[in-house]
């Protein structure tokens, strides 16, 4: 002077990404319980199995009647952590009598936001959420082009932009 590979600190994008709390609608007159009637052996637990209860002094199931929620998810507003924010698939591990469910999560994929179509799950829903595809907009870098603040392709966030250092040359 540089600072490529590297290491620290601090921003950026934008209907930006999560969390918590309040409201509000729905959930629903739905589960649950409680009367009665009906039926006539089975019923309770995520599921098998096994234990245990319960039940002809009427299981479970239908119909009526009386009471009568909530949780996850959505609306609006607040506070609060942040920019791989954070979202998805997931091996391996734990629990268990076994399978499921929970918790760990090594590894892969997504820059980011919107609409639209389809698939799955979850759900009361045709909301929303994930996930695929196609499109449009944005941010960032690179490369051509202009020579103006633009335009095209392309590519990813373990990117990028700025300082600062350890390193290298004089």
């Nucleotide at each position: 002077a540089g600072a490529a590979c590297g290491a620290a600190u601090a921003g950026a994008g934008g209907c930006g990404c999560g969390g918590c709390u309040u409201u509000c609608a729905a959930a629903a007159g739905u589960a649950g319980c409680g009367g009665g009637a009906u039926c006539g052996a089975g019923g309770u637990u995520g599921c098998c199995a096994g234990a245990a209860c319960c039940a002809u002094a009427g299981a479970a199931g239908u119909c009526u009647u009386g009471u009568g929620a909530a949780a996850g998810g959505g609306u609006a507003a607040g506070c609060u952590g942040c920019c791989g924010a954070a979202g998805g698939g997931g091996a391996u591990a734990u629990c268990c009598g076994g399978c499921a469910a929970g918790u760990u999560g090594a590894c892969c994929c997504u820059g980011g936001u919107c609409g639209c179509a389809g698939c799955g799950g979850c759900c009361a829903a045709c909301a929303g959420c994930u996930u695929u595809g196609c499109g449009a907009c944005u941010g960032u870098c690179a490369u051509c082009a202009a020579g103006u603040a633009u335009g095209a392709u392309g590519g990813a966030g373990u990117g990028c932009u700025a300082u600062u250092u350890a390193c290298u040359u004089a």